c-di-GMP-I riboswitch aptamer from Desulfofundulus thermobenzoicus, 88 nucleotides, folded computationally. Its Rfam family is "c-di-GMP-I riboswitch aptamer". Rfam's curators write: GEMM was predicted in a large-scale screen for bacterial structured RNA regulatory elements. The coordinates come from a structure-prediction model, not an experiment, and the mean pLDDT is 83. The RNAcentral record of the sequence draws on Rfam.
[in-house]
RNA sequence: AUUGUCCAGGGGCAAACUUCACCGAAAGGGAGGGGCGCAAAGCCACGGGCCUACAGCGGUUCCCCGCUAUGGCAGCCGGGUUGCGACA
Numbered sequence: 001a002u003u004g005u006c007c008a009g010g011g012g013c014a015a016a017c018u019u020c021a022c023c024g025a026a027a028g029g030g031a032g033g034g035g036c037g038c039a040a041a042g043c044c045a046c047g048g049g050c051c052u053a054c055a056g057c058g059g060u061u062c063c064c065c066g067c068u069a070u071g072g073c074a075g076c077c078g079g080g081u082u083g084c085g086a087c088a
Base pairs, nucleotide, nucleotide: 003088004087005086006085012038013037017033018032019031020030022029023028036075042081043080044079046078047077048076049073050072051071056067057066058065059064
């Protein structure tokens, strides 16, 4: 240096839930609390998957319904990329 493995002490991240006179049409995100878990639960929507549907298109009994990602999820899987510790 590379590859593999890991039961995590220090240190790191932070699910559900929750608070907000935060952003967003929504999904979702941000910040505080919280802590289920995580050895890449760091980063990248490239492939698959999933969520949403403002705008658009179509329908409509005018109440809504269907389609659609250009919006999201990296803590769904794969891939790419960077990296800490211990051991081999």